[in-house]
Molecule: transfer RNA
Organism: Reticulibacter mediterranei
RNA sequence: GGUGGCAUAGCUCAACGGUAGAGCGUCCGCCUUUUAAGCGGGGGAGUGCAGGUUCGAUGCCUGCUGCCACCA
Repeated sequence: GGUGGCAUAGCUCAACGGUAGAGCGUCCGCCUUUUAAGCGGGGGAGUGCAGGUUCGAUGCCUGCUGCCACCA
């Protein structure tokens, strides 16, 4: 230098154009002598950045940034 992949909640991941979900963690409650475990419930992200397409974009298109892999 070229090619490809990835970027969404504190962490790990979903979401094939129509109000962004789950597990773990965290908080509250129940249970328990207490802790842990178990059970129930709550809060938490507008999706790496900037544009484009569209009535509507996490998802499609372009550029950029970061990380990873391969080629040279």